Model confidence (mean pLDDT): 77 of 100. The RNA shown here (Bacterial RNase P class A) has 359 nucleotides and comes from Microbacterium sp. Rfam family: Bacterial RNase P class A. It is annotated as a ribozyme.
RNA sequence: UGGGUCGGCCGGACGGCCGCGUCGUGCGAUGAGCACGCCGAGGAACGUCCGGGCUCCGCAGGGCAUGGUGGUGGGUAACACCCACCCGGAGCAAUCCGCGAGACAGUGCAACAGAGAGCAGACCGCCGGCUCCGGCCGGUAAGGGUGAAACGGUGGUGUAAGAGACCACCAGGGGCCGUGGUGACAUGGCCCGCUGGGUAAACCUCACCGGGAGCAAGACCAGACAGGGGAUGUUGACGCGGCCCGCCGAGUCCCCGGGUAGGUUGCUGGAGCGGCGCGGCAACGCGUCGCCGAGAGAGAUGGCCGUCGACGGAGCCUCGGCUCCCGAACAGAACCCGGCGUACAGGCCGGCCCAUUCG
Repeated sequence: UGGGUCGGCCGGACGGCCGCGUCGUGCGAUGAGCACGCCGAGGAACGUCCGGGCUCCGCAGGGCAUGGUGGUGGGUAACACCCACCCGGAGCAAUCCGCGAGACAGUGCAACAGAGAGCAGACCGCCGGCUCCGGCCGGUAAGGGUGAAACGGUGGUGUAAGAGACCACCAGGGGCCGUGGUGACAUGGCCCGCUGGGUAAACCUCACCGGGAGCAAGACCAGACAGGGGAUGUUGACGCGGCCCGCCGAGUCCCCGGGUAGGUUGCUGGAGCGGCGCGGCAACGCGUCGCCGAGAGAGAUGGCCGUCGACGGAGCCUCGGCUCCCGAACAGAACCCGGCGUACAGGCCGGCCCAUUCG
């Protein structure tokens, strides 16, 4: 210098004018309103896919069913997240990808091609026997052919021809023992011819986890109305959600008619954010100092002007600048957090790898 790879950050800036929402203070009459002050969207506020806090279901009980997770160790309130490592794959490398338990418990599935596809298989070929010379019977998986896949590979012994049938080496698997590691696992020695594929996001098996509903949860206050009919229930309803057991103990459900659809709370100071130090490879934890940053009616967070301005377009030219025009992506809280996934114009910073050049 060129290419690659990984991570972090920003995501229009400044000023003026006008406007909007919550809260506070003051004025006003305690009302309507006005003035001033503080604060006022995001890295994803999004999708609502996971995990928690919180609330209610009396307790959150047992079993079955069902759902989820799935290498190992750690982090965390928890997770399907994160970190580190292991194994397998891709890459020269940095690095990336893995839906990474079990297919010797059982059941199932596999198009087309092919003779044969699941305790294999004889189409061609090879070998033996018979023959009416057309073939028939038997052996054989070494050779050919089909296929995603044909029951390890190469060479030899052997044989009628062959075959792990036997032998040597190689690859894989299993058993025993040693070494390193917390562990997944790695590695070394000896023995066994053990070599019967795939699929578990098919049923299933194993281990671990999970009760349900959700802030329109829930609580309180104020106010309105008019009741009628039916079903079911102390022989146990509702709660309780898929079922059963257990618990509880008087209502529950439907239709018609009538009334209301107001206020307060939950509500935002929290697993919070930032700086520094310490421990740890890291995720993260601990200590200390500082800061307060939306809280709505399902509705606010904007507009205009000026200066600058990334990207884009046009022109000029000394090829690197100048002039003019345009003027910023995805998107927008609603109980709160931690993640994941997805969208995103453009910009900034850093680590590492490869190639090349120079010293």